[in-house]
RNA sequence: UUGACGAAAAGGCAAAACUUCCGAAAGGGAGUGACGCAAAGCUAUGGGUCUAAAAUCGAUUUUUCGAUCAUGACAGCCGGGCCGCCGAA
Repeated sequence: UUGACGAAAAGGCAAAACUUCCGAAAGGGAGUGACGCAAAGCUAUGGGUCUAAAAUCGAUUUUUCGAUCAUGACAGCCGGGCCGCCGAA
């Protein structure tokens, strides 16, 4: 110095819930708040999960209802890639 690893120290992030905004929804932004997290930093690259607007099909005299499906979403679901604080055993 690098990798593995994770004691200590300095810090960091921020679940649920509530308020509000965007969105068809999943979900995301901001504020309060802390369940937890050694990457709970970034990335949708491989799986997986969620939603189903539009579209298609079916039913329904109209209206509506149902089914299929991401081009939508989730990184705090798992894996991959990139960057990164500290330094005991």

Predicted 3D model of an 89-nucleotide RNA (c-di-GMP-I riboswitch aptamer) from a Desulfobacteraceae bacterium. Model confidence (mean pLDDT): 87 of 100. NCBI's taxonomy places the organism under Bacteria, Pseudomonadati, Desulfobacteria, Desulfobacterales, Desulfobacteraceae. Its Rfam family is "c-di-GMP-I riboswitch aptamer". Rfam describes the family as follows. GEMM was predicted in a large-scale screen for bacterial structured RNA regulatory elements.